[in-house]
Predicted 3D model of a 1423-nucleotide RNA (small-subunit ribosomal RNA) from Oryza sativa Indica Group. Taxonomically the source falls in Oryza sativa (Eukaryota, Petrosaviidae, Poaceae, Oryza). The coordinates come from a structure-prediction model, not an experiment, and the mean pLDDT is 85.
RNA sequence: GACGGGUGAGUAAUGUCUGGGAAACUGCCCGGUGGAGGGGGAUAACUACUGGAAACGGUAGCUAAUACCGCAUAACGUCUUCGGACCAAAGUGGGGGAUCUUCGGACCUCACGCCACCGGAUGUGCCCAGAUGGGAUUAGCUAGUACGUGGGGUAACGGCUCACCUAGGCGACGAUCCCUAGCUGGUCUGAGAGGAUGACCAGCCACACUGGAACUGAGACACGGUCCAGACUCCUACGGGAGGCAGCAGUGGGGAAUAUUGGACAAUGGGCGCAAGCCUGAUCCAGCCAUGCCGCGUGUGUGAAGAAGGCCUUCGGGUUGUAAAGCACUUUCAGUGGGGAGAAAAGUGAUUCACCUAAUAACCUUGCCGAUUGACGUUACCCACAGAAGAAGCACCGGCUAACUCCGUGCCAGCAGCCGCGGUAAUACGGAGGGUGCAAGCGUUAAUCGGAAUUACUGGGCGUAAAGCGCACGCAGGCGGUCUGUUAAGCUAGCUGUGAAAUCCCCGGGCUCAACCUGGGCACUGCAGUUAGAACUGGCAAGCUAGAGUAGGGUAGAGGGGUGUGGAAUUCCAGGUGUAGCGGUGAAAUGCGUAGAUAUCUGGAGGAACAUCAGUGGCGAAGGCGACACCCUGGACUCAUACUGACACUGAGGUGCGAAAGCGUGGGGAGCAAACAGGAUUAGAUACCCUGGUAGUCCACGCCGUAAACGAUGUCUACUAGCCGUUGGGAGCCUUGAGCUCUUAGUGGCGCAGCUAACGCACUAAGUAGACCGCCUGGGGAGUACGGUCGCAAGAUUAAAACUCAAAUGAAUUGACGGGGGCCCGCACAAGCGGUGGAGCAUGUGGUUUAAUUCGACGCAACGCGAAGAACCUUACCAGGUCUUGACAUCCAGAGAACUUUCCAGAGAUGGAUUGGUGCCUUCGGGAGCUCUGAGACAGGUGCUGCAUGGCUGUCGUCAGCUCGUGUCGUGAGAUGUUGGGUUAAGUCCCGCAACGAGCGCAACCCUUAUAUUUAGUUGCCAGCACUUCGGGUGGGCACUCUAGAUAGACUGCCGGUGACAAACCGGAGGAAGGUGGGGAUGACGUCAAAUCAUCAUGCCCCUUAUGACCUGGGCUACACACGUACUACAAUGGCCGGUACAACGGGCUGCGAAAUCGCGAGAUGGAGCUAAUCCCAACAAAGCCGGUCUCAGUUCGGAUUGCAGGCUGCAACUCGCCUGCAUGAAGUCGGAAUUGCUAGUAAUCGCGGAUCAGCAUGCCGCGGUGAAUACGUUCCCGGGUCUUGUACACACCGCCCGUCACACCACGAGAGUUUAUAACACCCGAAGUCGGUGGGGUAACCGCAAGGAGCCAGCCGCCGAAGGUGGGAUAGAUGAUUGGGGUGAAGUCGUAACAAGGUAGCCGUAUCGGAAGGUGCGGCUG
Repeated sequence: GACGGGUGAGUAAUGUCUGGGAAACUGCCCGGUGGAGGGGGAUAACUACUGGAAACGGUAGCUAAUACCGCAUAACGUCUUCGGACCAAAGUGGGGGAUCUUCGGACCUCACGCCACCGGAUGUGCCCAGAUGGGAUUAGCUAGUACGUGGGGUAACGGCUCACCUAGGCGACGAUCCCUAGCUGGUCUGAGAGGAUGACCAGCCACACUGGAACUGAGACACGGUCCAGACUCCUACGGGAGGCAGCAGUGGGGAAUAUUGGACAAUGGGCGCAAGCCUGAUCCAGCCAUGCCGCGUGUGUGAAGAAGGCCUUCGGGUUGUAAAGCACUUUCAGUGGGGAGAAAAGUGAUUCACCUAAUAACCUUGCCGAUUGACGUUACCCACAGAAGAAGCACCGGCUAACUCCGUGCCAGCAGCCGCGGUAAUACGGAGGGUGCAAGCGUUAAUCGGAAUUACUGGGCGUAAAGCGCACGCAGGCGGUCUGUUAAGCUAGCUGUGAAAUCCCCGGGCUCAACCUGGGCACUGCAGUUAGAACUGGCAAGCUAGAGUAGGGUAGAGGGGUGUGGAAUUCCAGGUGUAGCGGUGAAAUGCGUAGAUAUCUGGAGGAACAUCAGUGGCGAAGGCGACACCCUGGACUCAUACUGACACUGAGGUGCGAAAGCGUGGGGAGCAAACAGGAUUAGAUACCCUGGUAGUCCACGCCGUAAACGAUGUCUACUAGCCGUUGGGAGCCUUGAGCUCUUAGUGGCGCAGCUAACGCACUAAGUAGACCGCCUGGGGAGUACGGUCGCAAGAUUAAAACUCAAAUGAAUUGACGGGGGCCCGCACAAGCGGUGGAGCAUGUGGUUUAAUUCGACGCAACGCGAAGAACCUUACCAGGUCUUGACAUCCAGAGAACUUUCCAGAGAUGGAUUGGUGCCUUCGGGAGCUCUGAGACAGGUGCUGCAUGGCUGUCGUCAGCUCGUGUCGUGAGAUGUUGGGUUAAGUCCCGCAACGAGCGCAACCCUUAUAUUUAGUUGCCAGCACUUCGGGUGGGCACUCUAGAUAGACUGCCGGUGACAAACCGGAGGAAGGUGGGGAUGACGUCAAAUCAUCAUGCCCCUUAUGACCUGGGCUACACACGUACUACAAUGGCCGGUACAACGGGCUGCGAAAUCGCGAGAUGGAGCUAAUCCCAACAAAGCCGGUCUCAGUUCGGAUUGCAGGCUGCAACUCGCCUGCAUGAAGUCGGAAUUGCUAGUAAUCGCGGAUCAGCAUGCCGCGGUGAAUACGUUCCCGGGUCUUGUACACACCGCCCGUCACACCACGAGAGUUUAUAACACCCGAAGUCGGUGGGGUAACCGCAAGGAGCCAGCCGCCGAAGGUGGGAUAGAUGAUUGGGGUGAAGUCGUAACAAGGUAGCCGUAUCGGAAGGUGCGGCUG
C1' cells in the first nucleotide's frame, strides 16, 4: 500500500444537506515542558540436507538492527480507599580543537531521528433537530422490542452486548410493508413560483467476482492484502494449485451508439529517502470523432451583348442574372522554405552575507557567477515565395411558417408534427427550374421544461360544460366575539457565526478577437445564535355581554309514535224486482249472461284509501307527512324580564335516519297489478289497446342503503336599491273595519347594481367577503375488472389499467325539418263543365330485335321533347368500294387563264381520252383572282369529359320575397331594420317601434284590346247629289266604316258608411271602361355539381393511309310487349241530302295563280291579274239557320283494315310519301283502380291561316265564330308565404341513430393448473473467524539457586455465525385448454329503441320478462 484512480450495484436512511452538540482518537506537521541510563534473548537473509509436477515448503545450523523483551528513572500522565501505587525511549550520519583511548573510538558539535506529557492544526468516529421519492387496492407494527439497575465491551456515549425488573415503544403529522432511487453544490427550463435532472468539475457516501470474517495498523474490516464458503475461468504429473480491469490502454459480447494495447515524468501533485534520486496510465501532452462552443476561409472590385444553356410563357417576353465569361486586384487558411519566444522554478558546482558552534569544518539562509534540465515540438508567432489558385452543403417552399411554377402520376404510387393532400389541369406525392432558411454544417429521431392559469402556493373550478356526500349528529383536526394585564412561541428590526471552492451575475485583466482562462466584488433569497420591539395571532390570568344557551307567558302546524272510532266508494255473499243482453274499443273480439247477468232495492262480510276543505298553503334535517278522537313526544316562532358567560362554527374517520322496488319469518288480501294466459292490431307485435290474473302493494318484526334521493345550487356568519302577493306572531294609530302604518320568522313573483360562456341568478344570490368540509381535471373503455369491506341474496361501497378516438360536452345563433301550434294564399280542395285511364289509329319513349336500328332528354321540371317536317340528301349509324396536306383554311415552289364540249370503263366516287378558250389591272418591273401538281408546317373529328367551362335554358315562381349603408343591441355567431296592430294581388300602404334610409324584386313606364276627338283620304268607305251595264262600277264626296299617326280618358278623383281623425274596405253616382278594366312582354337573391361539349364557343385528353374525307345501297320507319301525349268515335243536342247567312289573323315572283275548258274526283290544260288595303290563295269559312230523310240498331253510327283503279311532287315513292274514286266495313254501345284541365268571351265546340317544306301535319304557332255551369267555404290532400315552438338534423328527415347476430383483428379479465423469482418465519447442518472456557500437550526473553511459576501457543469445547437443506404460508412475474365482456373494422343480417308530441313523452332507481334494441309494474324527476 486506508492517498491518488474507477464505478453507482446496494441504500428512502447505519446515507445526504443545513444547523447544532459532547462522551473521543488522531501517523506525518506546528508550539511548549522534560527525557533518551544500563542490559538481555531470538530470528530472516545465508549454509547444509530434504518433500513436491507446480504453487509452496520442511528440518538442522550461523548472524544483525531505529525488529523484540526486562531493569532503572517518573510527572503538570494514569489509577486511587487520597495513604499511595504504576508507566517510556534508539540510534544513524557529517565535522572536529583540547583531553582520554583497547586506536575501533570515547568526547564535543551539527543534522536527521527516539520517549513521556500539555496545547494547536488536520483527519476521523459518535449524538440531536429539520429537510430529503411513489403507493392506503399496504392499517396496524414491535420481545432486545421501550425504559431502568448492574456486569461486560469500545478510542468514545449508547440494548452495543448480557443477567434481572417494569410493560412499554412506534403509528392517520402515515408506523409496518411493497416499488423506485446514490445525495449535494449545481445543470436545463421558466417572468417568477415552480418543473425536470444529478454527464463533465467539486464535496459526502457506498462498492471492488458473490456472501461472510477478522488480522495488521494512527487510520481498513482494506480495488491491484489475508482466511472461509459459492459461482465461473485457467494450470495439473489428478495428488493438488492459480485468478478477480467498476485503474490506463486493449479484446470479445450486447447495442442506435461512445476513442490509442501512444509520449513523458519537462511541469503540478503524491509515496519513500538527509539528499542525489527512484516510483507514479495521478497528471501533463499527443492520436481518433464536426459530439459541443468559439473564431476563420472557400475570394475582392468592375463587368449588359442583359451571352449561351436551363426553366416558364399570354410567344411579346420573363427568369436564372452582375450571376458567368472578360478586365483589374488581394493571398488569410492550406502548401514550400527560413527564423523563432514562453512554459525553467529548482537542483548542482564555485563564491558571498547572516545564523549555529569551541570552530575560520559542515549544515542552513541570502545574493552573484558557470555548466546543465522540454514529453508536447516540424509549438505559438514572424518573414519570404507562387497562384484565384486546393475548399459548400443540408432542409424546406398548402396553413401554422419565410419561400411558386412546369412536367409526371391519377384515392395508384406516395406524403403527413396538427389540420389534412392524392379519384386527369396536385403551389401538399415524384422530378425539374426558381425561391426561402441555416451554413461546415443541415435535417430526423429520442428526451426535459415552456407555452399549459391543462393540478391553479403565486394562479382554476363545482345551477345547466367534469365536479356538493341523500340528510343529519358528532370525536380528532381547522377556525373563532369583546376589555385589561402578562409572556414572547409565531411576527418585525439590528448585529454575529455559517451558507466550501467552482458555477450564475457585475466591474476589470490575459490569449490579435471570441470561446476559454483569470483578479476583485455582489449574491447564495437558507440555518443557527444574540439584542431589542409588543400592534396582531398564540399561551397564561382576571373580567364583559352584542354570538350561543337556560328559565317564564303565548301562537300556528298533514312534525313523529301508539290506541281506538267513522262515513262515501269498489268487490264479494244472501234475498227481492226484472229480462236479454252486458261489457269493452278507433273498430272489434276474448270475457260475463236464459243454470237469469247488466240494471235496481234490502241486508251482511272484508280489506285498502281518506273526496270536498286544498292554496307556488303548513310542518319536518332529509326521505317524507292529509278522515276524526285520545295518550306519549320532538322542533320552530313570538313577547318581556332574569340568568350562564364564548359554552360558538365546520367537521376526515365514526354513528344514526333514509322513497320505491327487493329479501327473510308470520299474518292479511277489497281494489290495483310486474310475470303469465287469452283477444285484437301488425309484415311480425315476446309491445302500445282490451278481458282476466299471481307475486307484490297492507300489518308486525328484521334486512337492504339505493333514486332525475333535484333548487341537478354543502353548512354557518355578515353586508348590499326597490315593488307586488301570501302564511304565523308582535307593536302603534284611529274613523273599531274584510281598516291603516310599522316590525319580525317563513314562502312566492318581478326587478337595479353586481356576477355569469350564455341561459340566467339577483336579501331564500349563482353578488361582496370570511370559516370549515366534500368533489372535479378530454371522450370511450367504466362506475367496469381485480383486491378489500358490508349484505341471506339481489347487490352496494371503495376503485384502476391495457387499448382506442380527436374529439365528447354546455349555452346561444341562423337555417331545415316535425305523424308541433297560429295566420294567410293558390283551379290546392270543395262546387261545376269537359277529358285521360277501356277501343282503333297517329306520334314519342322503354324494352326486345338488328350489320345498323346514330346521339341526347328520365319524378314534378324526359316521353307530338332537340326534330318549324329521316324516300336520296339531311345522317352523325351499318355493309361494301375508294382518298391520304386531304371535302374545308393559311403559307411556299412550279405549271396553267378561269372555264368548257364530247366519248369510254364503273353502282358511283373516280379514272382515261378529247373540243373550244388564252381573260382582268399595270407606272410594263409586275400584281390580283382561279385551277392543277409537289413538299411540309398543318387541316379535320356530331371522338371523351356539362363533375374543368362560357353562353343560353328549365324549375321553385310572377311566389313576395332577397339584401345593403349608417346607427343601436350582443363577448360573439348574429339581431334590429324586415317583427307588432290593421290592410293589400303584393315587404302594397298606414300606424306604432332603436332605428333612419337605400338597392334588387312588386307596382308603374312598353305592346295589344275596349271609348272618344283630331289629322290624313288610296288601293278603303258611300250619307246626300248625278250617271249606271246595277257591280262604289263611274263622276263626286271624306260625313260614316276602316286604316294609322297624335291626343283625351280611370286617379278610389266625387258622395255615403265602416275603420283609429290612418291606410284601406263596402255601397253609390257619373262613365265606353271602376278599383292592377282584359291579355302580353317583363322572372329578384338564390336552389337543383338540373339540361346542353350534337346549335355555337372553349381547356385538357384521345385519333392522324383514320375516330378524318368521298360514293352506292341499307338503317334511323324493325315488333310477343309496356307507358306517355294526341286524333277519331261509340251517335238523334246526331248522321246524310238540298237550300241559305256571317269572320279574323295571314301568305304570295324558283311565287300566289283568276276566268274559261276537261275529269265523278284528286287533278289537268290555261295563262289574265298581282312585287299586293288594288290581283290571287279565297270558297258559299265551318258550326249556325231553313227544309227533307234515318228511328235506337253494331245501325244511313263508327271508320280501321284490305283489294282494285287513278292523281301529284320528285333523278327516284319497293323497303318508306300524300291525295282521289269504287269496293271492303274491324274494334268500339261512354270506359276499373286511379288521374287531369278550366273561374268568362274562360271551358266546351266550329272552322281558317302560317312556319318548316320539291312532296309529306291528327303535331306546333296564330286567328276569328258560337258560347256555358259553378265557387257554401278553408275541416281535409298538394304546393307556397309568414310568426312561433321543439330538435341529438346542417349532405339539413331520402337526416340522425340503438342493440343482438355473423366475419376479421387487437388489448384485457376469469381459468384446472404449470413455472420462475423475492423477502420473511420455523427447524436442521454449520466453514472461516473474534470472544469465552480448558484436563492433558508445547513453550527463548521475566521471577526463581533449583524444582517450578507468571504468561503465551497449538489442540479441544461452547456462544454467535455465511452458504446450504427441509417445511408451511405470503408476494410478484410469465404461461394455460376453455371462457367473458370490451374496442376497432367494408356498402353484411334482423328490427327501429332515442332525437319533432320521434308517432306509447323521455329519463332515474329497482324488480321481472323478451332474438335484439327493449316492454311492463312500483315510486321519483322535468332535462